The part of an RNA shown here (large-subunit ribosomal RNA, domain IV) has 330 nucleotides and comes from Spirosoma luteum DSM 19990. The organism belongs to Spirosoma luteum, within Bacteria. Model confidence (mean pLDDT): 88 of 100.
Context: one part of a larger RNA
Parts: sequence; structure tokens; C1' cells
RNA sequence: UCAUGGUUAAGGAACUCGGCAAGAUGACCCUGUAACUUCGGGAUAAGGGGGGCCUACUGGCAACAGAGGCUGCAGAGAAGAGGCCCAGGCGACUGUUUACCAAAAACACAGGACUCUGCCAAAAUGAAAGUUGACGCAUAGGGUCUGACACCUGCCCGGUGCUGGAAGGUUAAGGGGGGAGCUUAGUCGCAAGGCGAAGGUUUGAACUGAAGCCCCAGUAAACGGCGGCCGUAACUAUAACGGUCCUAAGGUAGCGAAAUUCCUUGUCGGGUAAGUUCCGACCUGCACGAAUGGUGUAACGAUCUGGGCACUGUCUCAACCAUGAGUUCG
Repeated sequence: UCAUGGUUAAGGAACUCGGCAAGAUGACCCUGUAACUUCGGGAUAAGGGGGGCCUACUGGCAACAGAGGCUGCAGAGAAGAGGCCCAGGCGACUGUUUACCAAAAACACAGGACUCUGCCAAAAUGAAAGUUGACGCAUAGGGUCUGACACCUGCCCGGUGCUGGAAGGUUAAGGGGGGAGCUUAGUCGCAAGGCGAAGGUUUGAACUGAAGCCCCAGUAAACGGCGGCCGUAACUAUAACGGUCCUAAGGUAGCGAAAUUCCUUGUCGGGUAAGUUCCGACCUGCACGAAUGGUGUAACGAUCUGGGCACUGUCUCAACCAUGAGUUCG
């Protein structure tokens, strides 16, 4: 000097990003226990008290309780054995997870909804046979989203998707084969050459021809979306009101400087002597918002944030003690 452990005057978080760490609390008995609440909880809430030994006394069958007495610094005599409270965010909860830097607000969850599937089911796997689904049968099985519970879940189908429709337009192979080219038996011509049946061969118009797409509807707990400018009230300010442009429709309820607010340490109130955090409001929402769910919510949480009590070497500010490391060899 380091590691581990122990003690400490006065103060008691002044330390620090942050009470990290360490202390403190602790089993049992008696008493007592708030808000809130889904009436189960919250709750060991919180808070207060007790304990050894002796006795011939009282009650009791007894355990034990009461009463009286004795005694130490200390009677759960050592060890082991919740710190607590207030407020808020998130997630309902118990669970699950990055084996070896993340345990969470992430995943799951019961519950909710949409959708597919009539059974040789849909879906999945596999060139296939087959198998799973399921020795199940729509109160079943698959997929997607949401995520207990309470109150709710607004408007838009123009785009994309899905479902349905089939009149018209477009549209493949195939069918169809008008016609055209080549070839030549023949024929015409003095010749060059022309014409050219049948057959063969090459090509090929019209017409016909499904789904799809165009088209017409429906559908948002499908993917998604949910405006601007100007004026107006007898102080001022503001605008219930009016005008106008655009849109498929212009954000409803609720919430709101929020895990979302840039400006911003917004403004006001609370807490502090002093508060960029925190809590309650306001609304000017850069850029909340309703199952990519909205707002609440008892209980729960090795969760996150702010405050308090208790407690302490975290600190003011350091001191001492114990054990080990050090040194040597390897």
C1' cells in the first nucleotide's frame, strides 16, 4: 500500500449521478393498525409493550396466568431471522428472456376481436407415398392483432389489400383457316421466258377463346388517413358566429410540457433556506388519441422516478485494531 473483517467523539447523507456500500429492522407473545379497494385484500400496515430466576400467595387438573420478591451492563443474554412510510410512471397479476456485459416498461398470459376451415378440413411438412393437424369435427382447429378488470373504442372505402359481381373493354395457348409464297405434270412462246392443276411445303387474316386487369359494389379490432385562410361581440382580449378554398374524411370521448413538448429550466401552485428532477394544474399537442387500442385502476414488481422517518465512517476527516497478501524459491 492492497484485500477482507471490526470499533469510533460530535454531527447524521453535508457523500454521491443516485443512501451505491454499510448500518438499522428482525423469531415469538400481547396490543393496535390508515388511505384506497376488484371487499379477497392493503396487513407482519404503521405504532406501542413484554420476556431471566425465586415463592410457602391467588386462580387452574395441568400447561400457564396474576401477585410479591431477587438480580446483572445486558434475561428471544451467543448464532440464525422483514427497515418502514408517502407520491408518481410503466406493465394488471404468478411466469419467460439476450447460457458468458441488458431481467426490463421487452416476451408470455387469462380475457377481447377479426379472419380462414364442412372434414380425404384449413394450415404445415415432404418431388412422392405419407405424416402432423386429430384417433379432433365450428363450444373444434389454423392465422393475425390486442392484452386482467372498469368506462369506452368516434369520422373516412379516394389509394392499397381482401371479399363479392359479372354487362362491357382488354387478354394466352388452343381451335379456325379467307388468302399469300415456294415447288411442277402440263401448257403458251422461235427463244428469253410466262402461266400453272393435283399433291407437297412455308406462312397466315377474320372469327372463337378462361382467369386476371380495367370496371361495379362491400369491407378499417384490414394496411392506413383524420385541413387551410379571412372576418366578427358596446374597454381590451378572445371568438359561440359568418365567409371562402380544398378533401375520401378533416381528430370525437378522454388525456396532454407526457417514456411523446423543439422553443423550454414554458407559466402558476406545492415541497426546499435554495429544486434543469418530482407532484398538482394550465393548453400555445414543433410532432397524444381511441384493440400499431384511449383513459382510469386495487393487488403485484431484485422495475424506473421524487420525497420523508429510522439508521449509520457515504461524508465533515480521519484514527485504531485483527487476519491475509508483500519478501524469497519455484